[in-house]
Context: one part of a larger RNA
RNA sequence: UUGGGCGUAAAGGGUGUGUAGGUGGUUUUGUUAGUCUUCUGUUAAAUUUCUCGGCUCAACCGGGAACCUGCAGGGGAAACGGCAAGACUAGAGUAUGCGAGGGGUCUGUGGAACUCAUGGUGUAGCGGUGAAAUGCGUUGAUAUCAUGGGGAACACCAAAAGCGAAGGCAGCAGACUGGAGCAUUACUGACACUGAAACACGAAAGCGUGGGUAGCGAAUGGGAUUAGAUACCCCAGUAGUCCACGCCCUAAACGAUGUUCUCUAGAUUUUCGGAGUAUCGACCCUCUGAGAGUCACAGCUAACGCGUUAAGAGAACCGCCUGGGUAGUACGGCCGCAAGGCUAAAACUC
Repeated sequence: UUGGGCGUAAAGGGUGUGUAGGUGGUUUUGUUAGUCUUCUGUUAAAUUUCUCGGCUCAACCGGGAACCUGCAGGGGAAACGGCAAGACUAGAGUAUGCGAGGGGUCUGUGGAACUCAUGGUGUAGCGGUGAAAUGCGUUGAUAUCAUGGGGAACACCAAAAGCGAAGGCAGCAGACUGGAGCAUUACUGACACUGAAACACGAAAGCGUGGGUAGCGAAUGGGAUUAGAUACCCCAGUAGUCCACGCCCUAAACGAUGUUCUCUAGAUUUUCGGAGUAUCGACCCUCUGAGAGUCACAGCUAACGCGUUAAGAGAACCGCCUGGGUAGUACGGCCGCAAGGCUAAAACUC
RNA backbone atom coordinates (compact mmCIF):
# COMPACT_ATOMS: atom_id res chain seq x y z
C1' U A 1 0.00 0.00 0.00
C1' U A 2 -4.15 -3.40 -0.16
C1' G A 3 -7.08 -4.44 3.72
C1' G A 4 -9.09 -3.71 8.73
C1' G A 5 -10.90 -0.59 12.39
C1' C A 6 -12.41 3.81 16.29
C1' G A 7 -18.29 2.50 23.81
C1' U A 8 -14.22 -0.22 27.42
C1' A A 9 -8.13 -3.01 23.58
C1' A A 10 -4.60 2.36 19.42
C1' A A 11 -8.43 5.49 17.37
C1' G A 12 -14.89 10.44 17.14
C1' G A 13 -12.32 16.63 16.34
C1' G A 14 -14.97 20.17 23.02
C1' U A 15 -19.36 22.30 20.14
C1' G A 16 -21.65 24.85 16.21
C1' U A 17 -22.10 28.13 11.59
C1' G A 18 -20.17 27.37 7.03
C1' U A 19 -16.48 28.19 1.86
C1' A A 20 -14.18 24.85 -1.59
C1' G A 21 -14.91 19.77 -2.41
C1' G A 22 -17.71 15.05 -2.20
C1' U A 23 -22.76 13.10 -2.47
C1' G A 24 -27.87 14.06 -3.95
C1' G A 25 -35.79 13.17 -4.76
C1' U A 26 -39.83 12.06 -8.94
C1' U A 27 -40.57 12.94 -14.26
C1' U A 28 -40.10 14.59 -19.78
C1' U A 29 -37.14 16.10 -23.96
C1' G A 30 -32.44 17.03 -26.16
C1' U A 31 -27.24 16.24 -25.99
C1' U A 32 -22.74 13.50 -24.54
C1' A A 33 -15.16 14.20 -23.33
C1' G A 34 -18.01 9.60 -18.16
C1' U A 35 -20.20 4.57 -19.37
C1' C A 36 -21.24 0.37 -22.88
C1' U A 37 -20.42 -1.88 -27.86
C1' U A 38 -17.91 -2.66 -32.63
C1' C A 39 -13.94 -1.84 -36.27
C1' U A 40 -8.88 -0.18 -37.55
C1' G A 41 -3.87 1.02 -36.09
C1' U A 42 -0.28 0.51 -32.35
C1' U A 43 1.36 -1.95 -27.88
C1' A A 44 9.42 -4.72 -31.04
C1' A A 45 11.53 -9.49 -30.64
C1' A A 46 13.02 -12.75 -26.99
C1' U A 47 10.66 -14.14 -22.18
C1' U A 48 5.74 -16.37 -19.90
C1' U A 49 1.20 -19.82 -20.68
C1' C A 50 -1.28 -23.43 -24.01
C1' U A 51 -0.55 -26.46 -28.24
C1' C A 52 2.10 -28.87 -32.44
C1' G A 53 6.88 -30.29 -34.08
C1' G A 54 12.87 -31.10 -34.31
C1' C A 55 17.49 -33.04 -31.68
C1' U A 56 16.98 -41.28 -29.11
C1' C A 57 14.30 -38.26 -23.98
C1' A A 58 14.90 -33.78 -21.29
C1' A A 59 17.14 -29.20 -20.89
C1' C A 60 17.51 -26.68 -25.55
C1' C A 61 15.48 -25.12 -30.43
C1' G A 62 11.46 -24.01 -34.09
C1' G A 63 5.94 -23.07 -35.78
C1' G A 64 1.00 -21.42 -34.20
C1' A A 65 -2.29 -19.28 -30.60
C1' A A 66 -3.01 -16.69 -26.10
C1' C A 67 -1.18 -13.02 -22.88
C1' C A 68 0.67 -8.04 -22.52
C1' U A 69 -4.47 -3.87 -22.00
C1' G A 70 -3.49 0.30 -22.31
C1' C A 71 -3.17 4.48 -26.01
C1' A A 72 -5.01 6.84 -30.61
C1' G A 73 -8.70 7.20 -34.50
C1' G A 74 -13.62 5.91 -36.97
C1' G A 75 -18.88 4.00 -36.51
C1' G A 76 -22.93 3.00 -33.08
C1' A A 77 -26.13 2.88 -28.14
C1' A A 78 -28.48 6.35 -24.48
C1' A A 79 -30.37 2.45 -19.34
C1' C A 80 -27.03 4.80 -15.55
C1' G A 81 -23.91 9.44 -14.56
C1' G A 82 -22.87 14.57 -16.53
C1' C A 83 -24.72 18.99 -19.11
C1' A A 84 -29.00 22.09 -21.04
C1' A A 85 -34.21 23.18 -21.01
C1' G A 86 -39.18 22.14 -18.89
C1' A A 87 -42.61 20.03 -15.19
C1' C A 88 -43.83 17.84 -10.11
C1' U A 89 -44.29 17.54 -4.47
C1' A A 90 -43.17 12.72 -0.82
C1' G A 91 -37.05 15.91 1.01
C1' A A 92 -36.11 21.01 2.74
C1' G A 93 -38.09 25.71 3.87
C1' U A 94 -41.89 29.82 4.60
C1' A A 95 -46.67 31.50 6.46
C1' U A 96 -50.93 30.91 10.20
C1' G A 97 -52.63 29.15 15.08
C1' C A 98 -51.55 26.89 19.87
C1' G A 99 -49.26 25.55 24.16
C1' A A 100 -44.30 24.00 26.99
C1' G A 101 -39.44 25.21 28.90
C1' G A 102 -33.59 26.67 35.19
C1' G A 103 -32.42 28.63 26.61
C1' G A 104 -29.75 33.77 26.43
C1' U A 105 -28.77 39.28 27.76
C1' C A 106 -29.96 43.43 30.88
C1' U A 107 -32.48 45.96 34.94
C1' G A 108 -35.03 45.85 39.44
C1' U A 109 -36.44 43.36 43.80
C1' G A 110 -37.37 39.41 48.21
C1' G A 111 -36.73 36.22 52.44
C1' A A 112 -33.68 32.67 55.30
C1' A A 113 -28.68 32.06 56.78
C1' C A 114 -23.82 34.29 57.69
C1' U A 115 -20.75 38.25 59.21
C1' C A 116 -19.67 43.27 61.03
C1' A A 117 -21.10 47.69 63.96
C1' U A 118 -24.05 50.00 67.84
C1' G A 119 -27.30 49.43 72.05
C1' G A 120 -30.02 46.22 75.88
C1' U A 121 -30.11 41.62 79.15
C1' G A 122 -26.43 38.61 81.42
C1' U A 123 -21.59 36.19 83.69
C1' A A 124 -17.25 33.07 83.13
C1' G A 125 -16.24 30.80 80.17
C1' C A 126 -16.49 30.00 74.68
C1' G A 127 -14.52 27.43 70.70
C1' G A 128 -12.30 23.13 68.89
C1' U A 129 -10.84 17.58 68.88
C1' G A 130 -10.00 10.85 68.82
C1' A A 131 -7.89 13.60 72.95
C1' A A 132 -5.84 18.38 73.12
C1' A A 133 -3.58 22.88 72.23
C1' U A 134 -2.87 27.34 69.45
C1' G A 135 -7.19 30.97 69.31
C1' C A 136 -11.38 34.26 71.45
C1' G A 137 -13.07 36.26 76.48
C1' U A 138 -13.68 40.45 82.91
C1' U A 139 -11.35 46.75 78.04
C1' G A 140 -17.45 41.72 79.42
C1' A A 141 -16.80 37.02 75.05
C1' U A 142 -20.14 32.63 74.04
C1' A A 143 -25.69 32.87 74.63
C1' U A 144 -30.03 36.09 73.77
C1' C A 145 -32.98 40.56 72.01
C1' A A 146 -33.31 45.08 69.00
C1' U A 147 -31.58 48.43 65.14
C1' G A 148 -28.45 49.38 61.06
C1' G A 149 -24.69 47.97 57.22
C1' G A 150 -22.40 44.32 53.81
C1' G A 151 -21.35 40.53 50.29
C1' A A 152 -22.39 35.87 48.23
C1' A A 153 -25.76 31.88 47.30
C1' C A 154 -31.00 30.94 46.25
C1' A A 155 -33.88 25.75 51.22
C1' C A 156 -38.89 23.65 50.25
C1' C A 157 -41.10 23.15 45.04
C1' A A 158 -37.26 19.22 42.68
C1' A A 159 -38.10 14.69 39.50
C1' A A 160 -34.76 8.47 36.43
C1' A A 161 -38.09 15.81 35.09
C1' G A 162 -37.20 20.44 31.62
C1' C A 163 -34.21 23.74 28.12
C1' G A 164 -29.69 24.50 25.23
C1' A A 165 -25.01 23.00 19.60
C1' A A 166 -21.69 22.01 23.34
C1' G A 167 -19.69 24.39 27.65
C1' G A 168 -23.86 24.92 30.59
C1' C A 169 -28.69 26.90 32.77
C1' A A 170 -32.61 27.29 39.09
C1' G A 171 -35.53 32.89 44.46
C1' C A 172 -39.18 36.47 42.18
C1' A A 173 -40.72 40.32 38.52
C1' G A 174 -40.16 43.17 34.07
C1' A A 175 -37.88 44.55 29.17
C1' C A 176 -35.41 42.64 24.87
C1' U A 177 -34.28 38.03 22.38
C1' G A 178 -32.74 32.69 20.16
C1' G A 179 -34.30 27.72 19.20
C1' A A 180 -37.47 23.50 19.22
C1' G A 181 -42.54 20.90 19.23
C1' C A 182 -47.69 20.04 17.66
C1' A A 183 -52.00 21.15 14.36
C1' U A 184 -54.29 22.98 9.97
C1' U A 185 -54.35 24.04 5.38
C1' A A 186 -51.87 27.47 1.98
C1' C A 187 -47.26 28.86 -0.46
C1' U A 188 -41.91 28.18 -2.59
C1' G A 189 -40.37 24.09 -5.72
C1' A A 190 -34.75 20.05 -4.56
C1' C A 191 -33.69 25.55 -2.46
C1' A A 192 -30.81 19.23 0.33
C1' C A 193 -26.78 16.31 3.36
C1' U A 194 -21.82 16.52 4.87
C1' G A 195 -17.95 19.75 5.39
C1' A A 196 -10.80 20.39 4.53
C1' A A 197 -10.04 25.71 5.40
C1' A A 198 -12.22 29.97 7.84
C1' C A 199 -15.20 32.13 11.65
C1' A A 200 -17.94 31.96 16.32
C1' C A 201 -18.84 29.86 21.13
C1' G A 202 -16.22 27.18 24.81
C1' A A 203 -16.39 24.60 32.71
C1' A A 204 -12.69 25.38 36.24
C1' A A 205 -8.03 27.37 37.02
C1' G A 206 -4.90 31.37 35.31
C1' C A 207 -3.55 36.59 33.27
C1' G A 208 -4.40 42.41 32.55
C1' U A 209 -7.06 47.10 34.22
C1' G A 210 -10.61 49.03 37.63
C1' G A 211 -14.02 47.88 41.53
C1' G A 212 -15.79 44.55 45.48
C1' U A 213 -14.61 41.06 49.50
C1' A A 214 -19.70 38.21 54.04
C1' G A 215 -18.54 33.06 53.89
C1' C A 216 -15.08 29.67 51.95
C1' G A 217 -10.07 29.41 51.05
C1' A A 218 -4.34 27.50 47.33
C1' A A 219 0.10 30.07 49.52
C1' U A 220 1.69 31.34 54.38
C1' G A 221 1.89 31.53 60.04
C1' G A 222 0.65 28.92 64.42
C1' G A 223 -1.33 24.37 67.37
C1' A A 224 -1.50 19.10 67.27
C1' U A 225 -0.20 14.04 65.34
C1' U A 226 4.40 11.58 64.19
C1' A A 227 10.69 8.61 64.34
C1' G A 228 9.98 12.80 60.93
C1' A A 229 4.88 15.31 59.03
C1' U A 230 7.08 20.68 54.03
C1' A A 231 0.34 16.22 54.91
C1' C A 232 -4.29 14.24 56.73
C1' C A 233 -7.08 17.14 62.08
C1' C A 234 -7.51 22.24 64.54
C1' C A 235 -6.97 28.06 64.96
C1' A A 236 -5.99 32.08 61.77
C1' G A 237 -5.42 33.65 56.72
C1' U A 238 -3.34 36.30 51.34
C1' A A 239 -4.36 35.49 46.16
C1' G A 240 -8.76 33.66 44.36
C1' U A 241 -13.91 32.80 44.46
C1' C A 242 -18.01 38.01 43.02
C1' C A 243 -18.80 42.46 39.19
C1' A A 244 -17.35 45.28 34.46
C1' C A 245 -14.25 45.16 30.22
C1' G A 246 -10.21 42.55 27.66
C1' C A 247 -7.27 37.90 27.21
C1' C A 248 -6.34 32.59 27.83
C1' C A 249 -8.76 27.92 24.80
C1' U A 250 -7.68 23.54 28.02
C1' A A 251 -10.75 19.07 30.88
C1' A A 252 -12.52 11.81 32.54
C1' A A 253 -15.00 19.17 27.41
C1' C A 254 -17.85 11.50 28.70
C1' G A 255 -22.93 8.57 26.31
C1' A A 256 -15.09 7.68 26.91
C1' U A 257 -20.32 6.30 21.31
C1' G A 258 -19.08 12.40 14.74
C1' U A 259 -23.28 14.55 11.68
C1' U A 260 -27.54 13.46 8.38
C1' C A 261 -31.20 10.05 6.15
C1' U A 262 -33.91 5.17 5.51
C1' C A 263 -35.35 0.35 7.39
C1' U A 264 -35.89 -3.61 11.43
C1' A A 265 -40.87 -7.62 17.24
C1' G A 266 -42.45 -5.64 21.59
C1' A A 267 -43.47 -4.23 27.09
C1' U A 268 -43.47 -0.33 30.57
C1' U A 269 -42.58 4.69 33.02
C1' U A 270 -42.37 9.84 32.18
C1' U A 271 -42.48 15.28 29.76
C1' C A 272 -44.91 18.52 26.04
C1' G A 273 -48.68 18.63 22.06
C1' G A 274 -52.97 16.80 18.83
C1' A A 275 -57.39 13.74 17.45
C1' G A 276 -61.38 10.35 18.75
C1' U A 277 -64.92 7.91 22.20
C1' A A 278 -67.14 9.27 26.68
C1' U A 279 -68.64 13.14 29.96
C1' C A 280 -72.15 18.74 32.76
C1' G A 281 -66.86 19.18 33.23
C1' A A 282 -62.11 17.17 34.77
C1' C A 283 -60.08 12.34 34.80
C1' C A 284 -60.08 7.39 32.58
C1' C A 285 -59.81 4.76 27.75
C1' U A 286 -58.17 4.33 22.25
C1' C A 287 -55.04 6.32 18.47
C1' U A 288 -51.15 9.71 16.93
C1' G A 289 -46.43 13.29 16.81
C1' A A 290 -41.93 15.02 19.26
C1' G A 291 -38.52 14.24 23.45
C1' A A 292 -36.44 11.65 28.18
C1' G A 293 -35.71 6.60 30.91
C1' U A 294 -35.97 1.15 32.18
C1' C A 295 -36.41 -3.95 30.32
C1' A A 296 -36.22 -7.07 26.20
C1' C A 297 -36.91 -10.22 20.35
C1' A A 298 -34.05 -10.53 15.98
C1' G A 299 -29.31 -9.06 14.96
C1' C A 300 -24.45 -7.50 16.62
C1' U A 301 -20.15 -7.95 20.14
C1' A A 302 -13.71 -10.85 22.31
C1' A A 303 -16.68 -10.41 26.37
C1' C A 304 -19.07 -6.78 29.21
C1' G A 305 -23.03 -5.31 27.02
C1' C A 306 -25.93 -2.53 22.82
C1' G A 307 -30.75 -3.37 21.28
C1' U A 308 -36.39 2.09 17.02
C1' U A 309 -32.30 7.49 21.70
C1' A A 310 -28.34 0.72 18.25
C1' A A 311 -22.87 -0.73 19.50
C1' G A 312 -28.63 -4.09 14.42
C1' A A 313 -29.34 -3.70 8.46
C1' G A 314 -27.87 0.05 4.68
C1' A A 315 -26.42 5.09 2.24
C1' A A 316 -23.52 10.08 2.10
C1' C A 317 -19.63 13.07 3.99
C1' C A 318 -15.94 14.52 7.66
C1' G A 319 -12.31 13.43 11.74
C1' C A 320 -9.02 9.81 13.61
C1' C A 321 -5.87 4.80 14.54
C1' U A 322 -1.54 1.36 12.86
C1' G A 323 3.34 -2.33 19.06
C1' G A 324 5.29 -0.13 24.16
C1' G A 325 8.75 3.65 25.90
C1' U A 326 11.26 8.06 24.30
C1' A A 327 6.59 11.94 23.80
C1' G A 328 1.97 14.90 23.12
C1' U A 329 8.38 15.81 24.20
C1' A A 330 12.62 18.31 20.98
C1' C A 331 13.25 21.43 16.72
C1' G A 332 10.76 24.77 13.34
C1' G A 333 6.33 27.56 12.44
C1' C A 334 1.72 30.07 14.07
C1' C A 335 -0.98 32.12 18.38
C1' G A 336 -0.53 34.36 23.59
C1' C A 337 1.01 39.96 28.12
C1' A A 338 2.58 35.62 30.56
C1' A A 339 1.36 30.84 32.04
C1' G A 340 1.27 28.22 27.99
C1' G A 341 -1.65 26.39 23.57
C1' C A 342 -1.89 24.29 18.39
C1' U A 343 0.91 21.62 14.78
C1' A A 344 4.58 17.56 15.61
C1' A A 345 9.33 13.99 14.89
C1' A A 346 13.90 11.12 15.46
C1' A A 347 18.17 8.73 17.52
C1' C A 348 18.12 5.07 21.08
C1' U A 349 15.63 1.10 23.65
C1' C A 350 12.22 -3.26 24.85
Molecule: small-subunit ribosomal RNA, central domain
Organism: Minisyncoccota bacterium